This is a predicted structure of a 71-nucleotide RNA (transfer RNA) from Cryptosporangium aurantiacum. It matches the Rfam family "tRNA". Rfam links the family to the GO term triplet codon-amino acid adaptor activity. By type it is a transfer RNA.
[in-house]
RNA sequence: AGAGUUGUAGCGCAACGGAAGCGCGCAUCCCUUCAGAGGAUGAAGUGCGGGUUCGAUUCCCGCCGACUCCA
Repeated sequence: AGAGUUGUAGCGCAACGGAAGCGCGCAUCCCUUCAGAGGAUGAAGUGCGGGUUCGAUUCCCGCCGACUCCA
C1' cells in the first nucleotide's frame, strides 16, 4: 500500500428502517442501631461529517480510532 471486522450509558452487551433496552455499577429515598442484603425512584446515549428516506443505531459515501488478514 491492499482487504475485512468493529465503534451504542461508567463497564459488558442487545435493538425488522417506525425513533434505543438488559445486566452490573452510580445517585436519592424506604428498611436497618450502622452497614450489607432487599424494595422504590432517577441520572447517564448511538465515534465525527455528509447523503438517501415521511422517518436512520440500522442503508450509502468520506474521515478518525481499535482489531485481524495478506504482501

Taxonomically the source falls in Cryptosporangium (Bacteria, Bacillati, Actinomycetes, Cryptosporangiales).